[in-house]
């Protein structure tokens, strides 16, 4: 230059086209003389742009990044 595969909360990672979910972690309560652990909540995610579609993280296409291959 070309090909494959990936992009989701702070990190990890689900999720048949049909309420974006869990775990850790942050903050807030309870508990305690403080604190820690436990226990309850609450906050935050779909890489971007245009199409299909009643309805897209999901499918198409293009762009941005990552990885790994071939010259």
């Nucleotide at each position: 230059a070309g090909g494959u595969c990936c992009g989701u909360g702070g990190u990890g990672a689900a999720a048949u086209g049909g309420u974006a979910u869990c775990a850790c972690a942050u903050c807030a309560g309870u508990c305690u003389c403080c604190a820690a652990a436990a226990c309850u909540g609450a906050u935050a995610u779909u890489u971007c742009g245009c199409g299909u579609u009643c309805a897209a993280a999901u499918c198409g296409c293009g762009g941005c990044g990552g990885a790994c291959c071939u010259g």
Predicted 3D model of a 71-nucleotide RNA (transfer RNA) from a Candidatus Levyibacteriota bacterium. It matches the Rfam family "tRNA". RNAcentral holds the sequence, with entries from ENA. NCBI's taxonomy places the organism under Bacteria, Bacteria candidate phyla, Candidatus Levyibacteriota.